[in-house]
RNA sequence: UGAAGUCUUUGAGGCGGGGUGCGAUUCCCCACCGGCGGUACAGCCCGCAAGCCGAGAGGCAUGAUCCGGUGUGAUUCCGGAGCCGACAGUAUAGUCUGGAUGAUAAAAGACGGUC
Numbered sequence: 001u002g003a004a005g006u007c008u009u010u011g012a013g014g015c016g017g018g019g020u021g022c023g024a025u026u027c028c029c030c031a032c033c034g035g036c037g038g039u040a041c042a043g044c045c046c047g048c049a050a051g052c053c054g055a056g057a058g059g060c061a062u063g064a065u066c067c068g069g070u071g072u073g074a075u076u077c078c079g080g081a082g083c084c085g086a087c088a089g090u091a092u093a094g095u096c097u098g099g100a101u102g103a104u105a106a107a108a109g110a111c112g113g114u115c
Stems, first nucleotide, its partner, number of pairs: 005111006016030004031095002033085002035048004043083002051060003065081005087098003
């Protein structure tokens, strides 16, 4: 200095009130939430992960932002106004239940001992 490799732990939040109705945390009004890496601090800039089909190779799906200000630099900060949210179930679900006491991006640590 801290390579390869091995192991451990961590690793997604949110329906509260009212209305209609036989029935809705699913519809309507008001509300609430925001994984990981990069970059001037990001749900909506770039990239990654979670779903479904298939024996496999592989295929399908993979959302959403503008305006003004500061600044060398910000679609990331500040102000304002918006928008988005897999699959299955059920009265139509980002928030309920389920696959999931699961898996993953990734983060931290230990061992290790390359040079």
The prediction has a mean pLDDT of 78. The RNA shown here (FMN riboswitch aptamer (RFN element)) has 115 nucleotides and comes from Schwartzia succinivorans DSM 10502. RNAcentral holds the sequence, with entries from Rfam and Ribocentre. Taxonomically the source falls in Schwartzia succinivorans (Bacteria, Bacillota, Negativicutes, Selenomonadales).